């Protein structure tokens, strides 16, 4: 310096919503204590990287109208009630769809099935332009097969 085996044991959930750099403020901490140095990584700004959205030809698509449209799983009914009644509010039941601890399949459970934006205005759409990168939360069902870290030791 190559090479080859590697265990017990660990993993957080939803969503794009993470990760790196620099600068400054704070915060420990040295010191010669007007300031300087080291540290971690507690705000704050600004950039790059990854992700996530939206806007935008040509060719294709597409009737209008009671506007239309975009994020998102969150659609499209039923019965009651009630109003200002081409519909809206409210509870309650069904559902298309989605989640449930690494991933898939296969029994079983149990949850969600909202909300929010644009303003008359937008099909797809290369080039291009542009926006965000939050916020909420929890305790593990069993089986099969396949992985990650452990592990530059």
């Nucleotide at each position: 310096u190559g090479u080859g085996a590697g265990a017990a044991g660990c993993a957080g959930c939803c969503g794009a919503g993470a990760u790196c750099c620099a600068u400054u403020c704070g915060c420990a901490u040295c010191a010669g204590u007007u300031u300087g140095g080291u540290g971690a990584g507690g705000g704050a700004u600004g950039g790059a990287u990854g992700c996530g959205g939206g806007g935008g030809a040509a060719c294709c698509a597409a009737a209008a109208g009671a506007g239309g449209g975009g994020c998102g799983u969150a659609u499209u009914u039923c019965c009651c009630g009630g109003c200002a009644c081409g519909g809206c509010c409210g509870g309650g039941g069904a559902u298309a769809g989605g989640g449930c601890a690494c991933u898939u399949c296969c029994a079983g459970g149990c949850c969600c099935g909202a909300g929010c934006c644009c303003g008359u205005c937008a099909g797809c759409u290369a080039a291009c332009c542009u926006c965000g990168u939050a916020g909420g939360c929890a305790u593990u069902u069993g089986g099969a097969a396949g992985g990650g870290c452990g592990a530059u030791g």

Predicted 3D model of a 153-nucleotide RNA (c-di-AMP riboswitch aptamer (ydaO/yuaA leader)) from a Nitrospirota bacterium. Taxonomically the source falls in Nitrospirota (Bacteria, Pseudomonadati). The prediction has a mean pLDDT of 76.